[in-house]
RNA sequence: GGAGUCGGCCGGACGGUCGCUGCCGCCGCUUGCGGCGGGGGAGGAAAGUCCGGGCUCCACAGGGCAGGGUGCCAGGUAACGCCUGGGCGGCGCGAGCCGACGGAAAGUGCAACAGAGAGCAGACCGCCGAUGGCCUGUCGUGCGUGCACGGCAGGAUCAGGCAAGGGUGAAACGGUGCGGUAAGAGCGCACCACGAGUCUGGUAACAGACCGGUACGGCAAACCCCACCCGGAGCAAGACCAAAUAGGGUUCCACACGCGCGGCCCGCGCGGGAACCGGGUAGGUCGCUUGAGCCCGCUGGUGACGGCGGGCCUAGAGGAAUGACCGUCCUCGACAGAACCCGGCUUACAGGCCGACUCCCUUC
RNA sequence: GCGCCUAUAGCUCAACAGGAUAGAGCAGUUGCCUCCUAAGCGAUCGAUCGGGGUUCGAGUCCCUGUGGGCGCACCA
Numbered sequence: 001g002g003a004g005u006c007g008g009c010c011g012g013a014c015g016g017u018c019g020c021u022g023c024c025g026c027c028g029c030u031u032g033c034g035g036c037g038g039g040g041g042a043g044g045a046a047a048g049u050c051c052g053g054g055c056u057c058c059a060c061a062g063g064g065c066a067g068g069g070u071g072c073c074a075g076g077u078a079a080c081g082c083c084u085g086g087g088c089g090g091c092g093c094g095a096g097c098c099g100a101c102g103g104a105a106a107g108u109g110c111a112a113c114a115g116a117g118a119g120c121a122g123a124c125c126g127c128c129g130a131u132g133g134c135c136u137g138u139c140g141u142g143c144g145u146g147c148a149c150g151g152c153a154g155g156a157u158c159a160g161g162c163a164a165g166g167g168u169g170a171a172a173c174g175g176u177g178c179g180g181u182a183a184g185a186g187c188g189c190a191c192c193a194c195g196a197g198u199c200u201g202g203u204a205a206c207a208g209a210c211c212g213g214u215a216c217g218g219c220a221a222a223c224c225c226c227a228c229c230c231g232g233a234g235c236a237a238g239a240c241c242a243a244a245u246a247g248g249g250u251u252c253c254a255c256a257c258g259c260g261c262g263g264c265c266c267g268c269g270c271g272g273g274a275a276c277c278g279g280g281u282a283g284g285u286c287g288c289u290u291g292a293g294c295c296c297g298c299u300g301g302u303g304a305c306g307g308c309g310g311g312c313c314u315a316g317a318g319g320a321a322u323g324a325c326c327g328u329c330c331u332c333g334a335c336a337g338a339a340c341c342c343g344g345c346u347u348a349c350a351g352g353c354c355g356a357c358u359c360c361c362u363u364c
Numbered sequence: 365g366c367g368c369c370u371a372u373a374g375c376u377c378a379a380c381a382g383g384a385u386a387g388a389g390c391a392g393u394u395g396c397c398u399c400c401u402a403a404g405c406g407a408u409c410g411a412u413c414g415g416g417g418u419u420c421g422a423g424u425c426c427c428u429g430u431g432g433g434c435g436c437a438c439c440a
Stems, first nucleotide, its partner, number of pairs: 001360010012329007020041002023038007043335001047346002050344005055234004062266004067230005072086005087101001088099004102225002107223002109219002124166002126162003131159003134155010174192006194212002197210005238286004248277006257271004279439003293312008330333001365436007374390004383420001392408005413429005
């Protein structure tokens, strides 16, 4: 100098003018409005609503079945499908990154087309034909003179043997090499792979050593099995005040019923209930923002995170505020707007800053 | 705000516990028929909402995003 990896942070700045919103103080009156002053006023994702929790109501949320979710191991946490550390597998020269990563030897099932054969399979081409038969040649013996028997060689002809090679396929019942053989084959051996074996290390996942010669193929984001977790609804939850009426009609069920309760049974509580049609009100207060909160320091831990001390208060609306214009400057400004709250994940995002690390080239 | 459903030719629907060329009707284009048009007959065009994953193989299973649709308060 170039190329990259990981982590953290920012996401126009400053000034002026005019507005919006709710809070505090003062003043005015028409008593819920106006004026003045002060200080506050969107995000890293406020988003998607994909998970988890708080909170509220229903039993202080109970039992069983069904259903759903998670899925290597250990830890963190209020909890999680999140995070941290470790293991295993894959990618990268590397820093590092990625992984729905339990069980296929519990059972059921699936595999189109091609192919000989697709699940405890199979022989199309091919290889062999050691062994037995057949054919040919030759030699020997025998005699009834062209046949029989025997030996040797050959043929690849039949029986048969094989699965090495070819071919099909996504996948063909271990791989490579040497030996072995008629040709072959875990048939034997070495290494690798594999394993409901043994020992050692580790909390564990798992790893290493020894042993075992082949039994064990794939799919569980197919049913399923195993382990663990999950009650339901959601701030339009829920509580209080006020206002209003056609306090109505139809249908269904009636204590063996109905509702809370969403699939079922039990249990508990409540007592007439549910659905539809029609009617009325759609005003106010609380819930509402102090919270698993933020910052700093010390401290335990590899880390996620925990403990202690100190400091701070940082939007809470309800047609719903957070804006517009001007000036100066720069690197010319992306994605995007709170609605009960919080922890995550995922998705979107112009550009910039900081730190740690890796690889390559050059120079000293 | 919260909860739920859904997406296959231009429109309306199929696709059997994932199996190969995604099928049908209407519409479109074109040919035949007709003097011309309609009807009819034949042919043809045209799609799984986007991206990623599991699998030999995805419209179907899983994850993620996008679009569309529906419901909700209180009184009695």
This is a predicted complex of two RNAs, RNase P RNA and transfer RNA, with 440 nucleotides together.
Rfam match: Bacterial RNase P class A.